Transfer RNA from a Candidatus Rifleibacteriota bacterium, 73 nucleotides, folded computationally. The organism belongs to Candidatus Rifleibacteriota, within Bacteria. The same sequence occurs in records of 5 taxa. Rfam family: tRNA. Gene Ontology term of the family: triplet codon-amino acid adaptor activity.

RNA sequence: GCGAGAUUAACUCAAUUGGUAGAGUGUCACCCUUCCAAGGUGAAAGUUGCGGGUUCGAGUCCCGUAUCUCGCU
Numbered sequence: 001g002c003g004a005g006a007u008u009a010a011c012u013c014a015a016u017u018g019g020u021a022g023a024g025u026g027u028c029a030c031c032c033u034u035c036c037a038a039g040g041u042g043a044a045a046g047u048u049g050c051g052g053g054u055u056c057g058a059g060u061c062c063c064g065u066a067u068c069u070c071g072c073u
Base pairs, nucleotide, nucleotide: 001072002071003070004069005068006067007066010025011024012023013022019056027043028042029041030040031039049065050064051063052062053061
């Protein structure tokens, strides 16, 4: 220098041809328990790495760019 993959909640990851952004763990509250743990219920938490474009509508398509991983030269 070229190519491929990854980036989404605090963490690990989903999202089925573009149509309401979710789960588990964790956190908080309540229930249960003499207390703790375990268990149950609920809640909060996201500019989908960043900047643009296309579209009625973008995590998804297009362009640029940052970081990481792998391969080629």